[in-house]
RNA sequence: UCAGAUGGCUGGAUGGCUGCUCUUCUUCGCAAGAAGGGGGGAGGAAAGUCCGGGCUCCACGGAGACACGGUGCCGGCUAACGGCCGGCGGGGGCGACCCCAGGGAUAGCGCCACAGAAAUGACACCGCCUACCCCUCCGAAGCCUCGGCGUAGGAGGGCGGCAAGGUUGAAAUGGUGCGGUAAGAGCGCACCGCGUUCCCGGCAACGGGAGUGGCAAGGCAAGCCCCACCGGGAGCAAGACCAAAUAGGGACGGCACGUAAUCCGUUUCCGGAUAGCCGUCCGGGUAGGUCGCGUGAGGCGUGCAGCAAUGCCCGCCCCAGAGGAAUGGCCAUCCAGUCCGCGAAAGCGGAGGGACAGAACCCGGCUUACAGGCCAUCUGACGCG
RNA sequence: GGGGCUGUAGCUCAGUUGGGAGAGCGCGUGAAUGGCAUUCACGAGGUCAGCGGUUCGAUCCCGCUCAGCUCCACCA
Numbered sequence: 001u002c003a004g005a006u007g008g009c010u011g012g013a014u015g016g017c018u019g020c021u022c023u024u025c026u027u028c029g030c031a032a033g034a035a036g037g038g039g040g041g042a043g044g045a046a047a048g049u050c051c052g053g054g055c056u057c058c059a060c061g062g063a064g065a066c067a068c069g070g071u072g073c074c075g076g077c078u079a080a081c082g083g084c085c086g087g088c089g090g091g092g093g094c095g096a097c098c099c100c101a102g103g104g105a106u107a108g109c110g111c112c113a114c115a116g117a118a119a120u121g122a123c124a125c126c127g128c129c130u131a132c133c134c135c136u137c138c139g140a141a142g143c144c145u146c147g148g149c150g151u152a153g154g155a156g157g158g159c160g161g162c163a164a165g166g167u168u169g170a171a172a173u174g175g176u177g178c179g180g181u182a183a184g185a186g187c188g189c190a191c192c193g194c195g196u197u198c199c200c201g202g203c204a205a206c207g208g209g210a211g212u213g214g215c216a217a218g219g220c221a222a223g224c225c226c227c228a229c230c231g232g233g234a235g236c237a238a239g240a241c242c243a244a245a246u247a248g249g250g251a252c253g254g255c256a257c258g259u260a261a262u263c264c265g266u267u268u269c270c271g272g273a274u275a276g277c278c279g280u281c282c283g284g285g286u287a288g289g290u291c292g293c294g295u296g297a298g299g300c301g302u303g304c305a306g307c308a309a310u311g312c313c314c315g316c317c318c319c320a321g322a323g324g325a326a327u328g329g330c331c332a333u334c335c336a337g338u339c340c341g342c343g344a345a346a347g348c349g350g351a352g353g354g355a356c357a358g359a360a361c362c363c364g365g366c367u368u369a370c371a372g373g374c375c376a377u378c379u380g381a382c383g384c385g
Numbered sequence: 386g387g388g389g390c391u392g393u394a395g396c397u398c399a400g401u402u403g404g405g406a407g408a409g410c411g412c413g414u415g416a417a418u419g420g421c422a423u424u425c426a427c428g429a430g431g432u433c434a435g436c437g438g439u440u441c442g443a444u445c446c447c448g449c450u451c452a453g454c455u456c457c458a459c460c461a
Base pairs, nucleotide, nucleotide: 001381002380003379004378005377006376007375008374009373010372012334013333014332015331016330017329018328020041021040022039023038024037025036026035027034028033043356047367048366050365051364052363053362054361055235056234057233058232061270062269063268064267065266066265068231069230070229071228072227073087074086075085076084077083088102089100090099091098092097103226104225108224109223110220111219112218125166126165127162128161129160133158134157135156136155137154138153142149143148174192175191176190177189178188179187193215194213195212196211197210198209199208200207201206239291240290241289242288249282250281251280252279253278254277255276261274262273263272284460285459286458298317299316300315301314303312304311305310335354338351339350340349341348342347386457387456388455389454390453391452392451395410396409397408398407404441412428413427414426415425416424434450435449436448437447438446
C1' cells in the first nucleotide's frame, strides 16, 4: 500500500423566524378563561410481535396420572429466556477468524421414490475359482483282443465357493498395505476408524494412554417416538372508579334438596364453594371523564471481583407521556459524500441533495431494514528501511 | 394496540406416511351448423407469496420476511 477478520461508536451541526404537544410559574379575572415567561419533547432499531418477564384480571385446597406445547453438548450469568459469556466436539478458511436445532438410531414403529443384482432379516447381474463331489468330450504314461479303455492333465457343464473388481445410486455393510488362498474374504498381521474395559487429567462436556473385541453397529428423530428439564389462561381494547342512557327484555341448552351439575386441557381420589344459577346467541343503551401511566431489573461517571457475560460499592441526574395520536416548516452558514465546467495538479465556481424509519403500559433479548462516516485490535500478500 | 387464520393456473379450490404439480370454470385451435349457442376432441397456461435451513430429494417439515382477511370497548 492492497485485500480481509473482529469489536464498538455515530446516524448531520449551528443560528434566526414561525408552528405543535406535555408541564410549571407569574399577572388579570367572582368564574369560565385570557396574556406572558421558563423547562422537557423519538430510535438503534420506536419495526416484526418471534421468545422471556413485570403488571392486571380470571381460575386457583392438596396429591397423582395421562395428554398438549416448548427446550436439548458442558459449565456459568440472569428476574427469566429459545438470550448472553466461557469451554468441548464437528466442519470451513493459508490465516485473523467464522458456521453448527450439537441428547438418543443395540427401546420400538415407520420411510429410503427412480436406477440398481441388492436399500436393511442385506444381496449375487456381469465377473473370479475348479482345491473337494458329479457328468460329457479329448487325452502324455499305462493296459489291451489294436477297435479301444484310461491315470496325471486339458476343455465344457452341473452342484458349489467368493465378494476382490465392474455396473446403479444421496447412501452398498469398515479403509490402506502386506501375507494368505483354487479364487477370495478381518481369514491373519501392521496402522487408521469403530465398539468396549481399565488408568490418568478435567466440576463437566470431553481429552490422553494401555489393553481387548474382530466389524456385529447404513441414513432420517426440523417422521412418530424415548430420555431429561420447563410451562395455569388471557391480555392495558388487561383492569379500577365516576357520570350518562336503556327494555334488569327474549330464545336455546344444562342442573335444581341430596348427590347431580358447574368451578378454564382431560381425568382419579380425598375435601370445599354455589339455590334461580351458569353458558351461548339475539335484542336495548352509551361512544364521556379520571386512574392504570413512568423512580425504573433507570441513566451517566469512577472503583473493586471475574478471562468474560455479569455482579457489588460510592457519587451525580430525573430525561416524552398524547389517547387517533405532538416532536413540523422556511431561510442562512458549515460538514460528509454525488454530478457538471475550468485546470497538469493542488484547487476554484456552480447544481442538486442527507440511510432505514416514527413512541401508544413497561422492561430484557432475538430477528429483520439501514446511504454514509469514524475508532480500536488482529491476519495475509507485496514493497521499502 | 392485541389475538387468530390464509396465500397452489386468469377465477374458485383439491393435493399428508416428503419422490407424478392437479380438478371445475375461463382461454386458444379444430370438428359439427347456412350462422350462433350447446356439445365433442386436442392444447396452452405455475417463481406452489418470497428468502434461508433440515433432507439424497420440500407445495408438504422448521425459521425469517411480505401481502391479505377476520375478531377483540363499556353498561344493565

The prediction has a mean pLDDT of 77. Two RNAs folded together computationally: RNase P RNA and transfer RNA, 461 nucleotides in total.